[in-house]
Predicted 3D model of a 71-nucleotide RNA (transfer RNA) from Caldilinea sp. RNAcentral records the identical sequence in 4 taxa. The RNAcentral record of the sequence draws on ENA. It matches the Rfam family "tRNA". By type it is a transfer RNA.
RNA sequence: GCGGGUAUAGCUUAAAGGCAAAGCUCCUGCCUUCCAAGCAGGUGAUAUGGGUUCGAUUCCCAUUACCCGCU
Numbered sequence: 001g002c003g004g005g006u007a008u009a010g011c012u013u014a015a016a017g018g019c020a021a022a023g024c025u026c027c028u029g030c031c032u033u034c035c036a037a038g039c040a041g042g043u044g045a046u047a048u049g050g051g052u053u054c055g056a057u058u059c060c061c062a063u064u065a066c067c068c069g070c071u
Stems, first nucleotide, its partner, number of pairs: 001070007010024004018054001026042005047063005
């Protein structure tokens, strides 16, 4: 330099055009002599910029970061 892939919550993963879901974590409460476990509730996210569309995590383009391959 060329080609391919990935980017969603603090972490690990869903959602395949129609209000972004769950587990663990975190916070509050219950329970417990205390801790842990358990139960109930809550907070928090689509890498960036454009395009298509009534509507984009989803489709298209570019950029950024990372991974793989070729040279």